[in-house]
Context: one part of a larger RNA
RNA sequence: CUGGGCGUAAAGUGUAGUGUAGGCGGUAACCCGCAUCGUGCUUGAAAGCCCGAGGCUUAACCUCGGCAUUGGGCACGAGAUGGGGUCACUGGAGGGAGGCAGAGGAAUGGGGAACUCAUGGUGAAGCAGUGAAAUGCGUUGAUAUCAUGAGGAACACCAAAGGCGAAGGCACCAUUCUGGGCCUCUCCUGACGCUGAGACACGAAAGCUAGGGGAGCGAAGCAGAUUAGAGACCUGCGUAGUCCUAGCCCUAAACGCAUGCCUGCUAGUUGCCCCGAGCAAUCGGGGUGACGUAAGCUAACGCGUUAAGCAGGCCGCCUGGGGAGUACGAUCGCAAGAUUAAAACUC
Numbered sequence: 001c002u003g004g005g006c007g008u009a010a011a012g013u014g015u016a017g018u019g020u021a022g023g024c025g026g027u028a029a030c031c032c033g034c035a036u037c038g039u040g041c042u043u044g045a046a047a048g049c050c051c052g053a054g055g056c057u058u059a060a061c062c063u064c065g066g067c068a069u070u071g072g073g074c075a076c077g078a079g080a081u082g083g084g085g086u087c088a089c090u091g092g093a094g095g096g097a098g099g100c101a102g103a104g105g106a107a108u109g110g111g112g113a114a115c116u117c118a119u120g121g122u123g124a125a126g127c128a129g130u131g132a133a134a135u136g137c138g139u140u141g142a143u144a145u146c147a148u149g150a151g152g153a154a155c156a157c158c159a160a161a162g163g164c165g166a167a168g169g170c171a172c173c174a175u176u177c178u179g180g181g182c183c184u185c186u187c188c189u190g191a192c193g194c195u196g197a198g199a200c201a202c203g204a205a206a207g208c209u210a211g212g213g214g215a216g217c218g219a220a221g222c223a224g225a226u227u228a229g230a231g232a233c234c235u236g237c238g239u240a241g242u243c244c245u246a247g248c249c250c251u252a253a254a255c256g257c258a259u260g261c262c263u264g265c266u267a268g269u270u271g272c273c274c275c276g277a278g279c280a281a282u283c284g285g286g287g288u289g290a291c292g293u294a295a296g297c298u299a300a301c302g303c304g305u306u307a308a309g310c311a312g313g314c315c316g317c318c319u320g321g322g323g324a325g326u327a328c329g330a331u332c333g334c335a336a337g338a339u340u341a342a343a344a345c346u347c
Stems, first nucleotide, its partner, number of pairs: 003319004007301002012315001014202002017200002022195003026089002029086004034082002036078008050066006092192001093189003096185005104178007111155001115151008126137002163170002207248006216242002221237004260314006268291010296303002320347003329340004
C1' cells in the first nucleotide's frame, strides 16, 4: 500500500457544533494541453530469473538468442475524462420581501400553592414513626387549628404518543435583548457547495476555588431498630452538597436501549405538530410517531422514504479474551483526575 467491517458479535468522536489544511464537487460554450492516452526515438550495464537453442557421455555448469526490466527522458499527435483559464446559466447554496409556531438562550421584575421557622390566639395529652418497634418531639403546652411575619427551593392542573434546541438540555407569569427553524413570492447573487485531520466552542450530574445563601432533601457522621453479625436495606437526626455569582473540571447507560455528516434514487397505510392553497372535500411543503409491507438488506433479531435498501463524497473507528483504558512518557488540571496509550506474561 492492500482486504473485510462498525444497530445487538471488536468498532460512529458527547455535539447536522464552528471551521483551517486536505479530499471531493452542478449545467453549457470556447481556449490551454498539466494529468491521461497513442506513435516514434532514447535510457533502463553485465550477470542472474523466465522461454528457446547449443557445448561438456548426463546433470550441475557454460555459451548464444529472445523475453523481461512494470520505470525515466525527449519529440510529435489526440482531445473524451480530470485539471487550468475566459465567458455564461440556475436546478445546488446563500440573500431579499411577507408571514408563522415554539419549555431555544441571557437578564430583570412579579405571583400563588406547599414547606420550615418565629410570634400571638384556641386547646388539651399525646404526636411522629414502623412489618412490629424504639431512638425522637411534647405539661418550659407539642401534634391539631387560626392569624401575622420571615425564608429558601421548586413551579400542581394545562401536559400529550406534544413543542424547541447541534448535543448537553429547556416548563409559573410578564418585559427587554438575542439564536435557529418552517411556509409563501421566485425578486437578487451566480457553484459562492459537501465533508473536515489538527484547532476552537459548547458540554448532565458529581467534584474543586472564592464569596454569598441554606426551607426541604440529604453522601459522610451520630443514634434507634433488624440481624449470627449489619460497616446496609427500615426509622430519628444531620454536615458537605443541592441554590446564586465568578472561575475551573470535561466525564456519562453523553442512548435512537449502542445507528457520523451531506446528496440523489426506491409501493404504501394511519396518527400528531407547524405553514400555505382551497368555501369544503382535498392537495403541496417541513417536522415528529406507529404499522408494515412492495422491493431490497440482514447471521438472525429486525431495518424498511426519519433505512440497517440502492449509489456517490468526506471524516472517525475496529482487527481474539485477559493483562488494561492500566504502566511509563507527554499535554491539560488547584486537586480529584482527564486525554493520549503500550508491553511482558497468560488462555